[in-house]
RNA sequence: GCCCUUGUAGCUCAGCCGGUAGAGCGCAUGGCUGUUAACCAUGAAGUCGGCAGUUCGAGUCUGCCCAAGGGCG
Numbered sequence: 001g002c003c004c005u006u007g008u009a010g011c012u013c014a015g016c017c018g019g020u021a022g023a024g025c026g027c028a029u030g031g032c033u034g035u036u037a038a039c040c041a042u043g044a045a046g047u048c049g050g051c052a053g054u055u056c057g058a059g060u061c062u063g064c065c066c067a068a069g070g071g072c073g
Base pairs, nucleotide, nucleotide: 001072002071003070004069005068006067007066010025011024012023013022019056027043028042029041030040031039049065050064051063052062053061
């Protein structure tokens, strides 16, 4: 220098052929319990790495850039 993969909640990750962003764990509140844990219920938390483009509509498609990992030279 070129090529590939990955980047989504605090963490680990889903999200199909473009159509209202989700799960588990964690966290908060409440219930239960003599207390804690466990269990049950409810809830908060997102610029979907960044900037543009296409589109009625982009996490998803396109271009460039950034970061991590891998391959080639």
The RNA shown here (transfer RNA) has 73 nucleotides and comes from Candidatus Woesearchaeota archaeon CG10_big_fil_rev_8_21_14_0_10_37_12. The sequence is in RNAcentral, with records from ENA. The organism belongs to Candidatus Woesearchaeota, within Archaea.